Model confidence (mean pLDDT): 76 of 100. Predicted 3D model of a 131-nucleotide RNA (SAM riboswitch aptamer (S box leader)) from a soil metagenome.
RNA sequence: UUUAUCCAGAGUGGCUGAGGGAACAGGCCCGACGACGCCACAGCAACCAGGCUGCAAGGUUCCGGCACCAUCGCUCGGGCGAUCCGGAACGCCAAGGUGCUACUUCCUGCCCGAUAACCGGGAGAGAUAAA
Repeated sequence: UUUAUCCAGAGUGGCUGAGGGAACAGGCCCGACGACGCCACAGCAACCAGGCUGCAAGGUUCCGGCACCAUCGCUCGGGCGAUCCGGAACGCCAAGGUGCUACUUCCUGCCCGAUAACCGGGAGAGAUAAA
């Protein structure tokens, strides 16, 4: 930088001691009955790596995308399609690399639709994984 996911799930103990829920603003919450943070242990999930079954799990079907990796065909102004990349659904085990364990990413902010209101979709920002 890109892609995907983000209304599910999972907490005790010790230390510390005043703010904390990413930043700004508004709201709503958590917090001296000790939050946040750190450490230990426990747990959740299953993105990547691993094992098993299976014709196939490095797969099949559907959907999306040429942003990344590699290549092919058509066309070349660019692009389009794919045997390429990714998501969802479709098996089991395990938990090595990460991640996570108040509140939807706590909610809103910008755009579109609709409304009496609630709301829905998208963008932006952020987090995580993979490349």
It matches the Rfam family "SAM riboswitch aptamer (S box leader)". Rfam links the family to the GO term regulation of gene expression. The RNAcentral record of the sequence draws on MGnify.